[in-house]
Context: one part of a larger RNA
RNA sequence: GAACGAACGCUGGCGGCGUGCCUAACACAUGCAAGUCGUGCGAGAACAGGGGGGCAACUCCCUUAGUACAGCGGCGCACGGGUGAGUAACACGUAGGUAACCUGCCCUCGAGCUCGGAAUAACCUACCGAAAGGUGGGCUAAUACCGGAUAGGACCACGGGAGCCUCGACUCCAGCGGUGAAAGAUGGCCUCUACUUGUAAGCUAUCACUCAAGGAUGGGCCUGCGUGCCAUUAGCUAGUUGGUGAGGUAACGGCUCACCAAGGCAAUGAUGGCUAGCUGGUCUGAGAGGAUGGCCAGCCACACUGGGACUGAAACACGGCCCAGACUCCUACGGGAGGCAGCAGUGGGGGAUAUUGCGCAAUGGGCGAAAGCCUGACGCAGCGACGCCGCGUGGGUGAUGAAGGCCUUCGGGUCGUAAAGCCCUGUCGAGGGGGACGAAUCGGUUGCGACCCAAUACGUCGCGAUCCUGACGGUACCCCUAAAGGAAGCACCGGCUAACUCCGUGCCAGCAGCCGCGGUAAUACGGAGGGUGCGAGCGUUGUUC
Numbered sequence: 001g002a003a004c005g006a007a008c009g010c011u012g013g014c015g016g017c018g019u020g021c022c023u024a025a026c027a028c029a030u031g032c033a034a035g036u037c038g039u040g041c042g043a044g045a046a047c048a049g050g051g052g053g054g055c056a057a058c059u060c061c062c063u064u065a066g067u068a069c070a071g072c073g074g075c076g077c078a079c080g081g082g083u084g085a086g087u088a089a090c091a092c093g094u095a096g097g098u099a100a101c102c103u104g105c106c107c108u109c110g111a112g113c114u115c116g117g118a119a120u121a122a123c124c125u126a127c128c129g130a131a132a133g134g135u136g137g138g139c140u141a142a143u144a145c146c147g148g149a150u151a152g153g154a155c156c157a158c159g160g161g162a163g164c165c166u167c168g169a170c171u172c173c174a175g176c177g178g179u180g181a182a183a184g185a186u187g188g189c190c191u192c193u194a195c196u197u198g199u200a201a202g203c204u205a206u207c208a209c210u211c212a213a214g215g216a217u218g219g220g221c222c223u224g225c226g227u228g229c230c231a232u233u234a235g236c237u238a239g240u241u242g243g244u245g246a247g248g249u250a251a252c253g254g255c256u257c258a259c260c261a262a263g264g265c266a267a268u269g270a271u272g273g274c275u276a277g278c279u280g281g282u283c284u285g286a287g288a289g290g291a292u293g294g295c296c297a298g299c300c301a302c303a304c305u306g307g308g309a310c311u312g313a314a315a316c317a318c319g320g321c322c323c324a325g326a327c328u329c330c331u332a333c334g335g336g337a338g339g340c341a342g343c344a345g346u347g348g349g350g351g352a353u354a355u356u357g358c359g360c361a362a363u364g365g366g367c368g369a370a371a372g373c374c375u376g377a378c379g380c381a382g383c384g385a386c387g388c389c390g391c392g393u394g395g396g397u398g399a400u401g402a403a404g405g406c407c408u409u410c411g412g413g414u415c416g417u418a419a420a421g422c423c424c425u426g427u428c429g430a431g432g433g434g435g436a437c438g439a440a441u442c443g444g445u446u447g448c449g450a451c452c453c454a455a456u457a458c459g460u461c462g463c464g465a466u467c468c469u470g471a472c473g474g475u476a477c478c479c480c481u482a483a484a485g486g487a488a489g490c491a492c493c494g495g496c497u498a499a500c501u502c503c504g505u506g507c508c509a510g511c512a513g514c515c516g517c518g519g520u521a522a523u524a525c526g527g528a529g530g531g532u533g534c535g536a537g538c539g540u541u542g543u544u545c
Base pairs, nucleotide, nucleotide: 001545002544003543004542006541007540008539009538010537013391014390015389016388017387018386019384020383021349026347027346028345030344031343032342035075036074037073040072041071048063049062050061051060052059053058082302083301084300092226093225094224095223096222097221098220101219102218106215107214108213110211111210112209114148115147116146117145123138124137125136126135127134128133154179155178156177158175160173161172162171163170184207185206186205187204188203189202193200194199195198228274229273230272235265236264237263240262241261242260243259244258245257246256247255277299278298279297280296281292282291283290284289304325305324306323307322308321327338328337329336330335355381357380358379359378363377364375365374366373367372394424395423396422397421404415405414406413407412428486430481431480432479433478434477438472443467444466445465446464447463448462449461450460451459489534490533491532492531493530494515495514496513500529501528502527503526504525510517511516
């Protein structure tokens, strides 16, 4: 000098864009943060309103409403969001390999979508429990579950041929045998079939479903190289190193097991200890390098602590389950409930770090045929000069060089065109008026065309027209009005280092980054006048180069 997720002191007008627990991965009150589908399925209220009966209590019917709540089932909950504890490691980066693998939803293509069965929740009922919750009996549905049929080198076993080859295998072709599948829903129609009115077990469209092949995307595993400090850590290792066989996995593999062999690593640093998430990048520097990894992006790891599996395409799963532990809460003492390193917020720690805000309008995500619902992701707003950037605090004129302060050699000098006065302007702020972009879709209505089909139904797709949708926000922006009015400080002035005098003090009080000042004329302490530097900031401290 530059930089910062900064803090502290003094000061503080406005705006834009960013950014904000670096400490206790400490503990958490409260609310919200993951649901959705009735076009998969069965069931199905009440309040309230209206009407009727009845002296009344009450009761019945209609609407509310096939709505709400709950249940079975499907998809999602493995994304998104947080944190950096652990990890010195194939964790990350980079370059490869997988002839050792998987991949829901999505796209393309081929084939199929048939016949049956038995349950179970909800519900009803009996009971246990303080509660959380649970047990028994009875009924019922499905795109839930189960069985049969059908079956293509899809899989298994057996051999054959061709290509390729890393000589393990891989790809293609044809063969005998064996194994394994499915689910419907909604809309429309009467061409075929049935009854013949129109409907259906029929046809058709869309969305689903099953098997197979390919793609895309996402992942698993393996390898070369790179990626801290300590040798005042020198030896480490028994599933250890390798083999055979088996198990296990989507898959290779001591991954696991049995047996066999005795290996494997290490001064090119094994093992141990300490520290640490890694990277793109960021800061600094002419560069080489050094330091660093906050925000944003990629990867990894974790979710009170430790362990475990279940479901699933994928988890060993932050707002899932089980066990153990610590802690907190409820309890009828028998037993239960919980996990903010999601967004806000609280206590605590600390030098220090924000609102228990608005909205799904946009972007993105989940579910749904869609309308739509959910979304503390996100978009915005609030707070903080925390940072960067921009603007303002006025402009011109004005010498009796006013008053006043300070200095003085007492003549004067200086603050100083500075002020006052006069003439202007109108940024920001204030008041009033107008007032956005971000909105495109989707969807509704309608027109045209194409496809499907028996069909001018329906449906799907494309192109138009029109209607609907804004949290921010009455904000940005524009116009008008008044008015210099509301808006300057901080540090320094001995040398380094730009800037000097007076008074006070008297090695005292004090200053200080280094050299050093202060003991009676201190440009170095304190005050004043003046000056210098920067300016809504200026200094100090901390850290890095």
This is a predicted structure of a 545-nucleotide part of an RNA (small-subunit ribosomal RNA, 5' domain) from an uncultured bacterium.
It matches the Rfam family "Bacterial small subunit ribosomal RNA".
The prediction has a mean pLDDT of 85.